Molecule: SAM riboswitch aptamer (S box leader)
Organism: Mangrovimonas spongiae
Order: sequence, then C1' cells, then structure tokens
RNA sequence: UUGUUAUCAAGAAAGGUGGAGGGAAUAGACCCUGCGAAACCUUAGCAACCCUUUGUUUACAAAGAAGGUGCUACAUUCUACAAUUUGAAUUUUAAAAAAUCAAAUAGAUAGAUAACCC
Repeated sequence: UUGUUAUCAAGAAAGGUGGAGGGAAUAGACCCUGCGAAACCUUAGCAACCCUUUGUUUACAAAGAAGGUGCUACAUUCUACAAUUUGAAUUUUAAAAAAUCAAAUAGAUAGAUAACCC
C1' cells in the first nucleotide's frame, strides 16, 4: 500500500517563516486567498479511535484527558451511481404508461480518521 471494522450534518485558534495557490481524484458548480494560499515551526484549543478508571448486560455505558494519533472555513463545500416517492412542463398514446428535469429519502462508489491484521 492492499484488507477488515467503526465513525464522518457537532466541536475547536493565534504567532513566525513562506510567497500563490487551495477546498482528495475526474467533470460541473460554488467558495476561500497579497486584509497573505499551500507547506514547515511554536504555543493553544477541540474531540474521544487507541489509552486510564468504574459499572457490568461481555458487549456496551459513564467518567478522565498523562501518553499515541487526528483535527481547528463552507454537511466529506455541493452534485454526478442506481432505487423509491413527489412535483412541473414537453413528446408518443384513446387513456394508462414510458422517457427528460427538479426535490426528498435511505443506500452504493470514492474519500478522510482511528484501531486491528499483514
């Protein structure tokens, strides 16, 4: 790296170096950025995956925050894949129905983080 499991609409800042990009990939949209992007360093904070303690239904719950990670704009910034439901107008049709567009729902794919396996 691949794989497995869990979570992802909450939360949380400043300074220094730096000097033009950034918000994962592809496409579209939207946003941040010389009132200083990315990256690096320092301090602080948020959270609770590992961890510590207690309870005990043995798999969960509660508390804690020293240590290992992680994170500190916008829902994982939004959408794109298929399904169901609703709605609008257009085309075909005697009518149902089908196709297109938009929205909602719970999923899938991809991604991020942790732990485990290797």